[in-house]
Context: one part of a larger RNA
Parts: sequence; C1' cells; structure tokens
RNA sequence: UUGGGUUUAAAGGGUCCGUAGGUGGACAAAUAAGUCAGAGGUGAAAUCCUGCAGCUCAACUGUAGAACAGCCUUUGAUACUGUUUGUCUUGAGUUAUUAUGAAGUGGUUAGAAUGUGUAGUGUAGCGGUGAAAUGCAUAGAUAUUACACAGAAUACCGAUUGCGAAGGCAGAUCACUAAUAAUUAACUGACACUGAGGGACGAAAGCGUGGGUAGCGAACAGGAUUAGAUACCCUGGUAGUCCACGCCGUAAACGGUGGUCACUAGCUGUUUGGACUUCGGCCUGAGUGGCUAAGCGAAAGUGAUAAGUGACCCACCUGGGGAGUACGUUCGCAAGAAUGAAACUC
Repeated sequence: UUGGGUUUAAAGGGUCCGUAGGUGGACAAAUAAGUCAGAGGUGAAAUCCUGCAGCUCAACUGUAGAACAGCCUUUGAUACUGUUUGUCUUGAGUUAUUAUGAAGUGGUUAGAAUGUGUAGUGUAGCGGUGAAAUGCAUAGAUAUUACACAGAAUACCGAUUGCGAAGGCAGAUCACUAAUAAUUAACUGACACUGAGGGACGAAAGCGUGGGUAGCGAACAGGAUUAGAUACCCUGGUAGUCCACGCCGUAAACGGUGGUCACUAGCUGUUUGGACUUCGGCCUGAGUGGCUAAGCGAAAGUGAUAAGUGACCCACCUGGGGAGUACGUUCGCAAGAAUGAAACUC
C1' cells in the first nucleotide's frame, strides 16, 4: 500500500455552515473526450516463456516463434459516463394557510426560602455528631412576631414530555428574532448530497478589566476520628459560583453509534399536525419510547430512530508500553491547546 475495519476489542472529527474536490433525477437531440471494435506504425538487443538444436548431461549457448505495460496515426460504433442545447417535475427550494415548543436575545415583574439589619416578646441555652468538641449565646443568642434590605435559584405543574446543529434550554409577562411540522394550491426548474483546507458556535473549570456577593464553597484555619489522617465527619471560610465585556477551545462534548438517500414483517405507548367518523374509533404525516420477525453480530445485543440490504462523500484505526511524551511549528496574557515522533522495551 492493498485487503479489512471504526456501539463495547485500535478506530466517528464536539457541532454546524461552507470553498475546492468527489458524487448526482427524468426525456430528447447533437458531439465523440472517456469507453468499445477494426487497420497501420512503434514498442532496440539481451532477459522471460514455448519448440528445436549444440557442448557426453546440466548450467550455458545457438536458432525460430510467442510475448512486451503501453504510445502514436487512422477508420468506425454510440449503450453508459462526459460536454453542449432544449424540455420536464418526482429531488431541492419559495410563497400562502394552520399549528407547535424550557429555541435565542433584551427588558419588566412575582412568590416561597435563605441571610442580614432594626424593633417587640422571652430566658438559658443553641448548634452539631456515631459520640463529641471547636463555634454561637446573659454585651440577651436559639425560638417567635413585625418591618426593611440583599443576592441567587425558580417548589408544585414535570413526564422514556418538548425545543435546539451540538454545547444546552424551565416562575410570569412584553418586545424583537429564528426554527420545525402538516395541509392544499401556485411558482422556480436539479438550483442537490457530502465536504480536505477555512469560518462560526461550543458545558464546567480557568484567565483579564470593572461590578456584585445571600447561600454554597476549592485553598486555608480550627475541632474530631485515627497508630498516623496533609482525608472521609463537624465549625468557620478566601478565590470561585452571579453580571457586563474580552479570552480560553477542552469533557465519559456519549446513543461511547459521521452525514444524506433508497429499500426490507409486525405489536404497543406517547407528543404534535391532517382527513374520515356510527363519536366507539380508524387512516395518514413528522417526532419520541418499549417489545420483537427476517437479517446482522464474537457475544452482549441491534432490529424502519439498524449495528439489516445497497449507493455517494468525509473523518479515523493498524500490538502493549515509551506517549498524547520530546522536538519543531501554529494559536494563547497565562494555564495550556492543536499538530505529533523516535530510541528503547515486552
């Protein structure tokens, strides 16, 4: 490299958009680049293969033939691919109508809880644990009542629910924005799929500047436990968690399953559309779950939401360790990220 693979054995890029490239619907015509056929030329000799011959055989040698990836010229064929022209509507899209949702951004606002402050009542404990202690409290705590303030998160509804490309998204309401599905009609007429580079987005933690800080809480301090206890438990508590702007660019970023299209038995829930209905249901789209046939699979399992049967495009794998390390390069304020070996060893 080929063959073979990528749910769990090594292997699907975190996700999407999209450039080049690769691939691409139906009909007709033209062309003849690919493709196929015929003819001619060339393809040195040796080598290789076959027949025969020469050294006593063989190696070796001679001779004749075949072969030689291909390349060039020319004459034809036109199914397929390409190219050009014209047409089509089923792929794709646009408009219209009807719906749907925790989709996004910004504003306004609500109640419970927590904490703090002030005031009242009230008196000796509170708190915490396996048991304690540190801690708080006669300078009046805990408890309880009233008022005020602050920040963060939104109980019930709530669900194999829904939405989003993924990350993710949950009190209410307003504004703006986007998306998806169904339905029937009109329109465009292949405008499509994938996508190396590239771009955008991307949990948490972390970083920069400025705010904010109720609760929680790395670090840290103390109390316990213990042989020790740099832990688990307890009392405190800084960064952080929150907001704005800018970085970082990683996760078991998981369905451990790339995207698109077509085809291949059923049963049973559920979300949201549409048609019919005798109002019992039934049919039909798009999602989202469970069980299973065939098939597939090493098995576990999977099974129309495929890991089945096929097509196209991309990414990735090739024994374990060394190692996601070293070096170099790019990016970053840094932390580090991306790319990514070898010696050696089993």

A computed fold for a 346-nucleotide part of an RNA from an uncultured marine bacterium, annotated as small-subunit ribosomal RNA, central domain. Its Rfam family is "Bacterial small subunit ribosomal RNA". Rfam links the family to the GO terms structural constituent of ribosome and ribosome. The RNAcentral record of the full RNA draws on ENA and SILVA.